[in-house]
Molecule: Glycine riboswitch aptamer
Organism: uncultured Erythrobacter sp.
RNA sequence: UUCGCGGGAGAGACUUGGCCCAAUUGAACGGGUCUGGCGCCGAAGGAGCAACCGCCCCGGAAACUCUCAGGCAAAUGGACCGCGAA
Numbered sequence: 001u002u003c004g005c006g007g008g009a010g011a012g013a014c015u016u017g018g019c020c021c022a023a024u025u026g027a028a029c030g031g032g033u034c035u036g037g038c039g040c041c042g043a044a045g046g047a048g049c050a051a052c053c054g055c056c057c058c059g060g061a062a063a064c065u066c067u068c069a070g071g072c073a074a075a076u077g078g079a080c081c082g083c084g085a086a
Stems, first nucleotide, its partner, number of pairs: 001086007012038001014037002017034005039072003045068001046066003052060003
């Protein structure tokens, strides 16, 4: 570094409109998806400052900061930690 297993936080199950499914054959309600709006989170990634570090006149740099991306029921993802293997 890679793979496998386990643990793993935060923040609207918000809302306009369209489409699909189901039910009904009348609508509402329910689920999914896309777009727009406002509110938020930071632990994929990215960027910034810089503590700090090094082979030191150059480099590497965060769990801090920003929120472009990503995320805001569950699921998925998830920095990081533990164990095992190559």